[in-house]
RNA sequence: GUGGCCGUCGUACAACGGCAGUACCUCAGGUUGUGGUCCUGAAGAUGAGGGUUCGACUCCCUCCGGUCACC
Numbered sequence: 001g002u003g004g005c006c007g008u009c010g011u012a013c014a015a016c017g018g019c020a021g022u023a024c025c026u027c028a029g030g031u032u033g034u035g036g037u038c039c040u041g042a043a044g045a046u047g048a049g050g051g052u053u054c055g056a057c058u059c060c061c062u063c064c065g066g067u068c069a070c071c
Stems, first nucleotide, its partner, number of pairs: 001070007010024004018054001026042005047063005
């Protein structure tokens, strides 16, 4: 340089074009003599910019980053 794939809470992953969820972690409360376990609740995310659409994590374009193959 060419082609393919990927990018979603701190981490690992979901999400027919129609409410962005799950587990762990974190925080608060309960339980306990303390801690752990357990129970309840809460906070936290769509890589960036455009386009299509009534409506986009999802489809299209460009860019950025990662990864694989070829050279």